[in-house]
Molecule: c-di-GMP-I riboswitch aptamer
Organism: Phycisphaerales bacterium
RNA sequence: UCCCCGAAAGGGCAAACCGCCGGCAACGGCGGGGCGCAAAGCCACGGAUCCCUGCCGCUCGUAGCGGCCGGGAUGGCCGGGCUGCCGAA
Numbered sequence: 001u002c003c004c005c006g007a008a009a010g011g012g013c014a015a016a017c018c019g020c021c022g023g024c025a026a027c028g029g030c031g032g033g034g035c036g037c038a039a040a041g042c043c044a045c046g047g048a049u050c051c052c053u054g055c056c057g058c059u060c061g062u063a064g065c066g067g068c069c070g071g072g073a074u075g076g077c078c079g080g081g082c083u084g085c086c087g088a089a
Base pairs, nucleotide, nucleotide: 012037013036017032018031019030020029021028022027035076041082042081043080045079046078047077048074049073050072051071052070054068055067056066057065058064
């Protein structure tokens, strides 16, 4: 000097739940609220999970279950990609 790690400092985000709004729904937005997070910043490419339209079948009277095509959601499920503040031992 460089690399890895991440103490401290300044801060940041924000679970469940509640209220309002949007959506058939999963879920999302805003406000409150903090479980937690060094990427809990961004991105649906791979996997995973969840929701739904339509169709088919089973049982069977309105319900439920299974399957198929398609669509959607979750980045705080994992992998991967991009970007980022501070840097002690």